[in-house]
Molecule: Lysine riboswitch aptamer
Organism: bovine gut metagenome
């Protein structure tokens, strides 16, 4: 240097999934009903549209999820570029979801603060801080430092 087999542990991803949330919301229906005015959607622009009484019935998607199963150990996640879809309709901007590329970043999970996504005090992502943990290096030790482009075994 190449090939191959492995390790980290509240380890990673996927599928399925009771259930909770979404929400007594959307929608349907019955009754009442006059005008004016006001409000609403991620932001801006133009209009259109809907809502601003009561009774009854009453969801779903997205997001989450104990458990089970499957594939794994750059597992994977993020950023960036690009393509497609959605965000009431059209334009601009932003956001979300998915595909592709990428040696740009992150060893790993946990806790806390902050920022973002989200209906959300769920959950997810980023960043900073903290202790912990695996690994290698330095060191007598205490401890300090590095990064998976790493580490360990085997073979060449």
């Nucleotide at each position: 240097u190449g090939a191959u087999a492995g390790a980290g542990g509240c380890g990673c991803g996927g599928u399925u999934g009771a259930c909770a949330u979404c929400a007594g919301u959307a929608g349907c229906u019955c009754c009442a009903a006059a005008c004016c005015g006001g409000c609403g959607g991620c932001g801006g622009g133009c209009a259109a549209c809907g809502c601003c009484g009561g009774g009854g019935c009453g969801a779903a998607a997205g997001g989450g999820g104990a458990g089970a199963c499957c594939g794994c150990c750059g597992a994977a996640g993020a950023g960036u570029a690009u393509c497609g879809g959605c965000u009431u309709u059209c334009c601009c901007g932003g956001g979300c979801c998915g595909g592709u590329a990428u040696a740009u970043c992150u060893g790993g999970g946990c806790c806390g603060a902050c920022g973002g996504a989200g209906a959300a005090c769920a959950u997810c992502c980023g960043c900073c801080g903290g202790a912990c943990u695996g690994u290698c290096g330095c060191g007598a030790a205490a401890g300090c430092g590095g990064a998976g482009c790493g580490c360990u075994g085997u073979c060449a």